[in-house]
RNA sequence: CGCGGGGUAGAGAAGUGGUAACUCGCCAGGCUCAUAACCUGGAGAUCGGGGGUUCGAGUCCCCCUCCCGCCA
Numbered sequence: 001c002g003c004g005g006g007g008u009a010g011a012g013a014a015g016u017g018g019u020a021a022c023u024c025g026c027c028a029g030g031c032u033c034a035u036a037a038c039c040u041g042g043a044g045a046u047c048g049g050g051g052g053u054u055c056g057a058g059u060c061c062c063c064c065u066c067c068c069g070c071c072a
Stems, first nucleotide, its partner, number of pairs: 002070006010024003018055001026042005048064005
């Protein structure tokens, strides 16, 4: 070179064409003498990069890039 899987918030991780869920972490409040635990709320991802299809793309198609595995 060839084949398969993957890249989505600080970390993990879901999402089979229609406002990107959840867990941990972070911030604020509640509870407590206080901390942890627990409860409530909030911020944070233009979905690896570019192009295409579509009214509409994280999702489908093409190219590039990075990671893991298989074959030789």
Molecule: transfer RNA
Organism: Myxococcales bacterium